[in-house]
This is a predicted structure of a 71-nucleotide RNA (transfer RNA) from a Candidatus Pacearchaeota archaeon. The sequence was found in a public genome assembly. The prediction has a mean pLDDT of 84. It matches the Rfam family "tRNA". Rfam's curators write: Transfer RNA (tRNA) molecules are approximately 80 nucleotides in length. Rfam links the family to the GO term triplet codon-amino acid adaptor activity. It is annotated as a transfer RNA.

RNA sequence: GGGCCCAUGGUUUAGUGGAAGAACGCUUGGCUGGCAGUCAAGAGGCCCGAGUUCGAUUCUCGGUGGGUCCA
Numbered sequence: 001g002g003g004c005c006c007a008u009g010g011u012u013u014a015g016u017g018g019a020a021g022a023a024c025g026c027u028u029g030g031c032u033g034g035c036a037g038u039c040a041a042g043a044g045g046c047c048c049g050a051g052u053u054c055g056a057u058u059c060u061c062g063g064u065g066g067g068u069c070c071a
Stems, first nucleotide, its partner, number of pairs: 001070007010024004018054001026042006047063005
């Protein structure tokens, strides 16, 4: 320098065009004398910019970061 893959709550991840889910973690409350455990409720996320579209996490282009291969 070039090819390919990846980027979604704090962490690990699902989601191939129509209001973004889960597990663990966190907060609050109940049960318990307390802890643990369990039950209920809650907060918290689509890497950035542009394009296509009535509508983009999703498709296209560019950028950034990471991984991998070639040189």